Description:
The RNA shown here (small-subunit ribosomal RNA) has 1388 nucleotides and comes from an uncultured bacterium. RNAcentral holds the sequence, with entries from ENA. The prediction has a mean pLDDT of 84.
RNA sequence: AAUUCGCCCUUAGAGUUUGAUCCUGGCUCAGGAUGAACGCUGGCGGCGUGCAUAACACAUUCAAGUCGAACGGAGCUUAAGACUUCGGUUUUAAGCUUAGUGGCGGACGGGUGAGUAACGCGUGAGCAAUCUGCCUUUCGGUGGGGAAUAACAGGGAGAAAUCGCUGCUAAUACCUCAUAACGUAGCGGUGUCGCAUGGCACAGCUACCAAAGAUUUAUCGCCGAAAGAUGAGCUCGCGUCCGAUUAGGUAGUUGGUGAGAUAAAAGCCCACCAAGCCGACGAUCGGUAGCCGAACUGAGAGGUUGAACGGCCACAUUGGAACUGAGAUACGGUCCAGACUCCUACGGGAGGCAGCAGUGGGGAAUAUUGGGCAAUGGGCGCAAGCCUGACCCAGCGACGCCGUGUGAGGGAAGAAGGUCUUCGGAUUGUAAACCUUUGUCAACAGGGACGAAACAAAUGACGGUACCUGUGGAGGAAGCCACGGCUAACUACGUGCCAGCAGCCGCGGUAAUACGUAGGUGGCGAGCGUUAUCCGGAUUUACUGGGUGUAAAGGGUGUGUAGGCGGGAUAGCAAGUCAGGGGUGAAAACUAUGGGCUUAACCCAUAGACUGCAGUUGAAACUGUAGUUCUUGAGUGAAGUAGAGGUAGGCGGAAUUCCGAGUGUAGCGGUGAAAUGCGUAGAUAUUCGGAGGAACACCAGUGGCGAAGGCGGCCUACUGGGCUUUAACUGACGCUGAGGCUCGAAAGUGUGGGGAGCAAACAGGAUUAGAUACCCUGGUAGUCCACACUGUAAACGAUGAUUGCUAGGUGUGGGGGGUCUGACCCCUUCCGUGCCGGAGUUAACGCAAUAAGCAAUCCACCUGGGGAGUACGGCCGCAAGGUUGAAACUCAAAGGAAUUGACGGGGGCCCGCACAAGCAGUGGAUUAUGUGGUUUAAUUCGAAGCAACGCGAAGAACCUUACCAGGUCUUGACAUCCCGCUGACCGGCCUAGAGAUAGGCUUUUCCCUUCGGGGACAGCGGUGACAGGUGGUGCAUGGUUGUCGUCAGCUCGUGUCGUGAGAUGUUGGGUUAAGUCCCGCAACGAGCGCAACCCUUGAUCUUAGUUGCCAGCAUUUAGUUGGGCACUCUAAGGUGACUGCCGGUGAUAAACCGGAGGAAGGUGGGGAUGACGUCAAAUCAUCAUGCCCCUUAUGACCUGGGCUACACACGUGCUACAAUGGACGGUACAGAGGGUCGCAACCCCGCGAGGGUGAGCAAAUCCCAUAAAACCGUUCUCAGUUCGGAUUGUAGGCUGCAACUCGCCUACAUGAAGCCGGAAUCGCUAGUAAUCGUGGAUCAGCAUGCCACGGUGAAUACGUUCCCGGGCCUUGUACACACCGCCCGUCA
Repeated sequence: AAUUCGCCCUUAGAGUUUGAUCCUGGCUCAGGAUGAACGCUGGCGGCGUGCAUAACACAUUCAAGUCGAACGGAGCUUAAGACUUCGGUUUUAAGCUUAGUGGCGGACGGGUGAGUAACGCGUGAGCAAUCUGCCUUUCGGUGGGGAAUAACAGGGAGAAAUCGCUGCUAAUACCUCAUAACGUAGCGGUGUCGCAUGGCACAGCUACCAAAGAUUUAUCGCCGAAAGAUGAGCUCGCGUCCGAUUAGGUAGUUGGUGAGAUAAAAGCCCACCAAGCCGACGAUCGGUAGCCGAACUGAGAGGUUGAACGGCCACAUUGGAACUGAGAUACGGUCCAGACUCCUACGGGAGGCAGCAGUGGGGAAUAUUGGGCAAUGGGCGCAAGCCUGACCCAGCGACGCCGUGUGAGGGAAGAAGGUCUUCGGAUUGUAAACCUUUGUCAACAGGGACGAAACAAAUGACGGUACCUGUGGAGGAAGCCACGGCUAACUACGUGCCAGCAGCCGCGGUAAUACGUAGGUGGCGAGCGUUAUCCGGAUUUACUGGGUGUAAAGGGUGUGUAGGCGGGAUAGCAAGUCAGGGGUGAAAACUAUGGGCUUAACCCAUAGACUGCAGUUGAAACUGUAGUUCUUGAGUGAAGUAGAGGUAGGCGGAAUUCCGAGUGUAGCGGUGAAAUGCGUAGAUAUUCGGAGGAACACCAGUGGCGAAGGCGGCCUACUGGGCUUUAACUGACGCUGAGGCUCGAAAGUGUGGGGAGCAAACAGGAUUAGAUACCCUGGUAGUCCACACUGUAAACGAUGAUUGCUAGGUGUGGGGGGUCUGACCCCUUCCGUGCCGGAGUUAACGCAAUAAGCAAUCCACCUGGGGAGUACGGCCGCAAGGUUGAAACUCAAAGGAAUUGACGGGGGCCCGCACAAGCAGUGGAUUAUGUGGUUUAAUUCGAAGCAACGCGAAGAACCUUACCAGGUCUUGACAUCCCGCUGACCGGCCUAGAGAUAGGCUUUUCCCUUCGGGGACAGCGGUGACAGGUGGUGCAUGGUUGUCGUCAGCUCGUGUCGUGAGAUGUUGGGUUAAGUCCCGCAACGAGCGCAACCCUUGAUCUUAGUUGCCAGCAUUUAGUUGGGCACUCUAAGGUGACUGCCGGUGAUAAACCGGAGGAAGGUGGGGAUGACGUCAAAUCAUCAUGCCCCUUAUGACCUGGGCUACACACGUGCUACAAUGGACGGUACAGAGGGUCGCAACCCCGCGAGGGUGAGCAAAUCCCAUAAAACCGUUCUCAGUUCGGAUUGUAGGCUGCAACUCGCCUACAUGAAGCCGGAAUCGCUAGUAAUCGUGGAUCAGCAUGCCACGGUGAAUACGUUCCCGGGCCUUGUACACACCGCCCGUCA
């Protein structure tokens, strides 16, 4: 030294796309700043700062004068003299004033930023191409003369401004002469220096040019020359905004020679000559803009700005011009022209605030018509001094920065009040009150500066200011914004998608921490918010520090110009580069350290810094440059080689179509099905012959060639490129490539050919709601050829070109080498073309030696979505159009990849009375019941696809009842508390009334006691708290329920994978009713579900034997009785069934198929049991409940009515339409229930419903209670019937206060529709459907409904294509409110 490691400093993010995730990407916020403005509020002081707009117009005062020591006058005062008509006149001297002549200054100071894109500014050089008043230094000089003119006087013109005319006069005004060089010019000479022209120095000759005096006698001036300083002028290098939809510009233009002009170089100007000059390193043109030191911001690099202060420039009402002068092309000078304003006697004149104040106007917006020259500075003057809106001060404005105050300590009954509340309390809150204390600021009073420097004195606008002292008393002094997240800070009320908020996301539709108000809290504080603008965050233009396969982004392709970049070795130069020292980088600002104002802001001093520029001295590694050299990059040669590479010409066969002829007959063709079309004038089919055009089957291959587009029969000719081998030649000749040029599919265009097939347009036929489409029949451009044009494509590998490097494996095309064979195989190498894959990379997907890896060079392109590849302009094109390519406006996203779901008229597998196969129905009729609708005083309310509709309601005449009408009550019908009276309450009776209710009669307490009373209970009366509500919200809720679905799923822990959402497990192979089980597997386990455990039913055993049973014994009408408990049965407990056994299949597994045994066989049948969740599903009217609402009513009571209405529509049932039946007679066989407010037997009465009576039974005992279908007979004989029973009439019965609205039943009579039901649709797979009866709940009474019970008792299932629903895997997705999604166009 390199490498490696460690440490320190600087660098902060958040919200928003999604169901969630990662990324890309925009939008927004938090910070700082301002010459600001606006809203609310406002004690004091210091220091700063204040027209950003109309470079709009300006009333009024002031802002540049000064010098009498340059000059002549005039006026005034004083003194002296003279004259005097005493009025005065005049002379001299001094002082003061100053219109004019003259000098200096008005080119500084002050203002503004219109113009200017420029040597204007900045920086650094240069002038050998220049000037410079006043100032400094030095040298020298200042002699003589002359002519005028203003002032003034006179007299004119004019309204005025002002201007002529005549006459007098001075100067530091003007002119002339003299003198004169170290001046200037010329001539030639010597020396010296420089980048060139040339400069400088010296000596000589010739020519030319000057002056002014004043005075207090100190001085101040004047003239010539040289130098300095200061100031100015000119030239050059570099830097200095945007636009290429501005690409060519330029005739004094570029240069030369000569002359002129200037202080000075120069086309600065002119004459002549030449034809140049500038420009993609952006000329010209258009737009915008004063530039800088600096200011703001930023970690920095940068970005933005150019107020105040300082430097430069430009301008002065607009434009032009010169004069004077040292200096101007002159802010407060002149002239001319324009616009405007003012005066005017209308003839003519006057003016210029972008100086300080001020006015109007414009505007969101920006101050006093102040004091003073005391200080600093400037002009004039010898000076005193004068002038100075420069300046110093004061005033106004919270406009900014800084400082300070509005008190401090104690003080819990945690006061009152406010707010909230779960009513307990919490909070405001030590906050206040109260006690003690201080005196900053403010107020008043007294004192009172520095700034003042000089020579003694005098001199202060600010200012009686700052400061100091004293007095009294907490007295006079706090607001603004916010409180959903970002973002610190939460509650109540009001409002109810209204009013409103909002920076972004968003909030508000009756419980708003988001609106408004209040309380509380947070932040900042004499301020606080808002708006505007700039920087930051934004690595979101990326130099530091980004990208381009799919997010925006690789040019369609090559060739090549400029440009950029470039192999090995060597030695020079020193442009880049690096180092040293000097110059400059103004001051102020900034940073650091000190100092001064009580502190700070502010001010002062010193240092640093100013990262820059030019020059100088060095170094030589790298780049560059001028040489020499090399061969590996590149190229040439030689030898081979593969190929649909290109162009032109020729040839070939198959097929389609057409034409001719033959055979042959009724169809052909076409489609999902048809029709249009062709065909008896002979099609299609078939055979032969011919014509013509286009394309080249098989070979054929992620095979080959080409730069890309693209290229395919065969042969020939011409021709481009590649690869391999060799190493003879050249010697870096290379890579990339803005513009330029070439090529460039298809469609399209022009001209001329050609035209078989196909086929836009078009026609017809279908499909369809329509069908300008998809399908069919035809068919023209076109497709083909030649020559031109067009110049675009998802021109894609969505991947620019070149070079190097970085694991492998396996194919394939072409070539070489090696080993070796009969042929292969094999090893190796180069070039191409595929697949898989590691590291690496990527947001992920993926890429991965053919990179999207690691590096290098060059080009192209991107910067949110839409508007839009649009408009305008330019260029190209015959046109169509191409290329280049915006903005206004609008949104908060648009997008990429991947994940989980859901969905699909995607796929695979599987299941279910899902379809199919069957049976019986519904839909048609009558009727019952529910619903809709309508009606009504009311027809109370709820339920609404499946999953509302014989549902809540397991039973509306009153009640129920919630609805309506009418009549009543108001602490209430019901609960608790308080006060008073009474002693009851209950019960009985009477009157009025529809009743509620009102009035009256009668009967009637308990405990303790000091006998006064007290208490309990009840009634009545009263007061207020409260009661009450089937009023609202099921979208505020609990609970309960339905549904997907008894479907097989839904999850978790740990681990693993993924940046992550998530995945895995749970997928796969089998199997099951099942996520059931087995096997496999980065998973291993577990939970909720499944199954099992429970009930019932089916077999059997044990125990028990009444009210049950009866085999044997006895008995009877009768299990009636004795007897018995074997059987049935009852009801407790067991056993039994587990794929346990056998065979087969299967992976030897799980399991499946078959069989045996068994009452039962693979879950035996049935029930109960319903995972995570979905539907804001249903219910506030079961109940409970938050909030809201009503309170002489939305509460309560009563009578009557209604919920039962009825043109109609729908759902669910009953009964039927008949003979498998109806009617009549006879004869059997259940199960499960219920019963004392009850079931009720026997007996009697009635045709019957029923009535009378009442045994028995709280029930295995008695009763309801005859089961019916069935079976055996008789009859009916296919009819609207002996089917069917609606409707209606009459007469009865029962329940009940009460059957009118509005109950049920019976008897007799009446005898409707209906003859099997359109489209459509429901249930059911076995003891099931169908059919038959029986019981129960509710209930006084009232089922065709509901729940339960048994009797009889089928048919069919090939199967999973289809309909519906569901499960698993997979795929696509722009869906996630999830396909009832999303979304496009038109219209309103």